[in-house]
Context: one part of a larger RNA
Molecule: large-subunit ribosomal RNA, domain III
Organism: alkali sediment metagenome
């Protein structure tokens, strides 16, 4: 220079109480603004104790500071069902033998590993200061073991079937939501005007079971035959023959809806205190229909097009070898068993990744009213904020 620029989005604050040496920035409680396809809610990647509770005010905090992601101290993450681990396998990595190469080493075959994929199972309502599909109550479901009752051809690293898949379109039937009425509690006026077509609030309930609907999509049954599926097969493929049938039956899948589950839960509020949200009582009302309605579900569905759209393994089903008095399988009941690891917060951001409490960046799910073609855009609801002078 200069007590000057400036204190990081122009979303907005003020008031009245606490607390304290001190209060524009801290609690509280009123009123005001500001976001809302989000500045609102859950995961996921990262981050690692920042979570909560108490005491603290040097430093940090673009100022104070009683506050904090700060500092010190104490407590907090509960699982057969959620993810993982495990089973399976793709891309890719390693790879016994091999092949290649002065070495080093490359390359690869069997095979091993390797999710972002496939593969058994859980929901409601409570509850902590702080965890909850994990703890509690209530109802339930699945895998594997063992005894046991019946019944009976079981075997597998191998055949076979499934698993199993692409764009794009439209059409139906559904569910959630929304909005509305019914009904249930409450109020009835400091007015210009309230007993009325009135005002505030609320009107919710899962999985699982059992029933098998809208619809889907394959014609269905029984016998022969056999050169294919690296051996067999009764499986699967070819193929012949008879029987029913063509808006049907039959089989497999299959949203919802009804019942139950639920004489359960949940749901108005009074009172008293230490004013923070604790206790204490009543154990407690109504809890029904309609309209509308998806990007969600039937759907891995139909129709269509061409560039023709993963694998494997649980799973069904078939014999080798072998066993066939056992053992093994299939159906029922009882009983036990379910290990490990993650689980707290942040997560469109003050906690991640940009040196910074940084106007950048950051995947996946819900996403309400009115107006509107809309997830634009405006204005709002839950929620959540005023952006540290």
């Nucleotide at each position: 220079g200069a007590g000057u620029a400036g204190c990081g989005a122009a979303a907005a604050a003020c008031a009245a109480g606490g607390u304290g040496a001190a209060a524009a920035a801290c609690c509280u409680u009123g009123u005001c603004a500001c976001c809302g396809a989000a500045a609102a809610c859950c995961c996921a990647a990262g981050g690692u104790u920042u979570c909560c509770u108490a005491c603290g005010u040097a430093a940090a905090g673009g100022u104070a500071a009683u506050c904090u992601g700060c500092g010190u101290a104490g407590g907090g993450u509960u699982a057969g069902u959620c993810g993982g681990u495990c089973c399976c396998u793709a891309a890719g990595g390693c790879g016994a033998g091999g092949c290649c190469g002065a070495a080093a080493g490359g390359c690869g075959u069997a095979g091993u590993u390797g999710a972002u994929g496939g593969g058994a199972a859980a929901c409601a309502g409570g509850u902590u200061a702080a965890u909850a599909u994990u703890c509690c109550u209530g109802u339930a479901c699945c895998u594997c073991u063992u005894a046991u009752u019946g019944c009976u051809g079981c075997g597998a690293u191998g055949g076979g079937g499934g698993g199993a898949c692409g764009g794009a379109g439209a059409a139906g039937g559904g569910c959630a939501g929304a909005c509305g009425a019914u009904c249930c509690a409450g109020g009835c006026g400091c007015u210009g005007g309230u007993u009325g077509u009135c005002c505030u609030g609320g009107u919710u309930u899962a999985a699982g079971c059992g029933u098998g609907u809208a619809g889907a999509u394959g014609g269905g049954g029984a016998g022969g035959g056999c050169a294919g599926g690296c051996a067999a097969a009764u499986c699967c493929a070819c193929u012949c023959u008879c029987c029913c049938g063509u808006u049907a039956a039959c089989a497999u899948c299959a949203a919802g809806g009804c019942g139950u589950g639920a004489u359960g839960a949940c749901g108005a509020g009074a009172g008293c205190u230490u004013u923070a949200a604790g206790c204490u009582c009543a154990c407690a009302a109504a809890g029904u229909c309609g309209u509308u309605g998806a990007u969600c579900c039937c759907a891995u569905g139909c129709u269509u097009c061409c560039a023709a759209g993963a694998a494997a393994a649980g799973c069904c089903u078939c014999u080798a070898a072998g066993c066939u008095u056992c053992a093994g399988g299939c159906a029922g009941u009882a009983a036990g068993a379910g290990a490990c690891c993650g689980u707290a917060c942040c997560g469109u951001a003050a906690a991640c990744c940009g040196a910074c409490u940084c106007a950048g960046g950051u995947g996946g799910g819900u996403g309400a009213g009115g107006a509107g073609a809309a997830a634009a855009u405006c204005c709002u609801a839950a929620g959540g904020u005023g952006c540290u002078u």